Predicted 3D model of a 73-nucleotide RNA (transfer RNA) from Allomyces javanicus. The RNAcentral record of the sequence draws on ENA. The organism belongs to Allomyces, within Eukaryota. Model confidence (mean pLDDT): 80 of 100.
RNA sequence: GGGGCCUUGGCGCAACUGGUAGCGCGUCCGACUCCAGAUCGGAAGGCUGGGAGUUCGAAUCUCUCAGGCCUCA
Numbered sequence: 001g002g003g004g005c006c007u008u009g010g011c012g013c014a015a016c017u018g019g020u021a022g023c024g025c026g027u028c029c030g031a032c033u034c035c036a037g038a039u040c041g042g043a044a045g046g047c048u049g050g051g052a053g054u055u056c057g058a059a060u061c062u063c064u065c066a067g068g069c070c071u072c073a
Stems, first nucleotide, its partner, number of pairs: 001072007010025004019056001027043005049065005
C1' cells in the first nucleotide's frame, strides 16, 4: 500500500428483505431468611464510535473520518 470484518446500556451479545432497540450477566429495590447466599418479582440504565447524505422513516443503505482485528504483498 490492496482486500475483508467489527465498533449498540458497566460487560458479553441480538435486532428477519429500512418501520420507532431486546436478551444474559452485573447494579438498585422488594419478597423469602436470624443474617447472607440461592431462588422469585420489579426497576433504572443506550437512542446504536464521530460527521454528512438518501428516505415519510436509518442500528440497518451510501460517503467520509477515527479506533480495533484478520489477510495479501